Overview:
This is a predicted structure of a 74-nucleotide RNA (c-di-GMP-I-GGC riboswitch aptamer) from a Desulfobulbales bacterium. Model confidence (mean pLDDT): 84 of 100. NCBI's taxonomy places the organism under Bacteria, Pseudomonadati, Thermodesulfobacteriota, Desulfobulbia, Desulfobulbales.
RNA sequence: UAAUGAAAGGGCAAACCUGGAGCAAUCCAGGGACGCAAAGCUAUGGGCCUUAUGGGGCCGCCAGGUUACCGAAG
Numbered sequence: 001u002a003a004u005g006a007a008a009g010g011g012c013a014a015a016c017c018u019g020g021a022g023c024a025a026u027c028c029a030g031g032g033a034c035g036c037a038a039a040g041c042u043a044u045g046g047g048c049c050u051u052a053u054g055g056g057g058c059c060g061c062c063a064g065g066u067u068a069c070c071g072a073a074g
Stems, first nucleotide, its partner, number of pairs: 011036002016031006034060001040066003044063003047058004
């Protein structure tokens, strides 16, 4: 310098419930906590979902790009 574990400090938040938006998938806010070392961002490739077949959605499906806390051994 780079960097995976452990530890420390923390972070995010599934299902479900309430309210709202939407045709829907789904999204937003509050509660909640299944889990996550990128469960941060990005729709770039694949995949899946939805459609008023115009189009839209999912990064907590897989991969890529990009950013980031701590820091043993090697």